[in-house]
RNA sequence: GCGGGUGUGGUGUAGUGGCCGCAUGAGACCCCUCCAAGGUUGAGGUGCGGGUUCGAUUCCCGCCACCCGCU
Numbered sequence: 001g002c003g004g005g006u007g008u009g010g011u012g013u014a015g016u017g018g019c020c021g022c023a024u025g026a027g028a029c030c031c032c033u034c035c036a037a038g039g040u041u042g043a044g045g046u047g048c049g050g051g052u053u054c055g056a057u058u059c060c061c062g063c064c065a066c067c068c069g070c071u
Stems, first nucleotide, its partner, number of pairs: 001070007010024004018054001027041004047063005
């Protein structure tokens, strides 16, 4: 330099045009003599910029980061 892939709460992952789910962690409360365990509850997320579309996490383009391969 070229090609391919991935990017979603603090972390790990699902979603494939209409509302972002699950687990875990952290907070508050309950339970318990205390701790652990358990229960309830609310918060926290689509890498960045543009395009298409009534509507984009999803489709298209560019950029960035990481991974793999080629040279």
The RNA shown here (transfer RNA) has 71 nucleotides and comes from a Gemmatimonadota bacterium.
Its Rfam family is "tRNA". By type it is a transfer RNA.
The coordinates come from a structure-prediction model, not an experiment, and the mean pLDDT is 80.